A computed fold for a 71-nucleotide RNA from a Patescibacteria group bacterium, annotated as transfer RNA. It matches the Rfam family "tRNA".

[in-house]
RNA sequence: GCGGGUGUCGGUUAAUGGUAAACCACAGCUCUCCAAAAGCUGAACCGGGGGUUCGAUUCCCUCCACCCGUG
Numbered sequence: 001g002c003g004g005g006u007g008u009c010g011g012u013u014a015a016u017g018g019u020a021a022a023c024c025a026c027a028g029c030u031c032u033c034c035a036a037a038a039g040c041u042g043a044a045c046c047g048g049g050g051g052u053u054c055g056a057u058u059c060c061c062u063c064c065a066c067c068c069g070u071g
Stems, first nucleotide, its partner, number of pairs: 001070007010024004018054001026042005047063005
C1' cells in the first nucleotide's frame, strides 16, 4: 500500500428498520445487635460526521481507533 473484520453503560455480551436488554460491578433501601449473604429499587451506554427512510444500534458513504491476512 491492498483486502477483510470489530466498535453498544465502569466490565462482558444481546438487540437483522419501530420504547436499547441481561449479567457482574456501583448507589440506595429491606433484613441483621453489626457485617456478610439474600431480596427490592435506581443511575449509567449505540466511536465521530454525513446520506436513505415517516422512523437507523441496524442499510449506504466517509473519517477515527483496534485486530487479522497479504505484498
Model confidence (mean pLDDT): 83 of 100. RNAcentral records the identical sequence in 2 taxa.